[in-house]
RNA sequence: UUUUUAUCGAGAGAGACAGAGGGACUGGCCCGAUGAUGUCUCGGCAGCGGACGAUGCGUCUGUGCCAAAUCCAGCAAGCCACAGGCUUGAGAGAUGAGAA
Numbered sequence: 001u002u003u004u005u006a007u008c009g010a011g012a013g014a015g016a017c018a019g020a021g022g023g024a025c026u027g028g029c030c031c032g033a034u035g036a037u038g039u040c041u042c043g044g045c046a047g048c049g050g051a052c053g054a055u056g057c058g059u060c061u062g063u064g065c066c067a068a069a070u071c072c073a074g075c076a077a078g079c080c081a082c083a084g085g086c087u088u089g090a091g092a093g094a095u096g097a098g099a100a
């Protein structure tokens, strides 16, 4: 990188450095000099895998995560009280586990 599979309306932030963009893409909407994004330190969460003890939970560990539903939509179908709204599925993306 590709592929298979499971999940994605739960949960969890402070400090330092640095200084203008960021939220994957497009549109919307939002965050940001009251300092975002990023890096580091510390802290936290508990999803997936493993081990152990236990029994539906706990501890340790690998990975992950800590604005907003994956922030909302994007493509297709259906429904409704139709400038629009709702539902389902697909696609895209993210993460874990397996495979190439």
Base pairs, nucleotide, nucleotide: 001100002099003098004097005096006095007094008093013042014041015040016039017038021031022030023029025074026073027072028071043066044065045064047063048062049061050060051059052058053057070092075089076088077087078086079085080084

SAM riboswitch aptamer (S box leader), 100 nucleotides, folded computationally. The prediction has a mean pLDDT of 83. Rfam family: SAM riboswitch aptamer (S box leader). Rfam describes the family as follows. The SAM riboswitch is found upstream of a number of genes which code for proteins involved in methionine or cysteine biosynthesis in Gram-positive bacteria.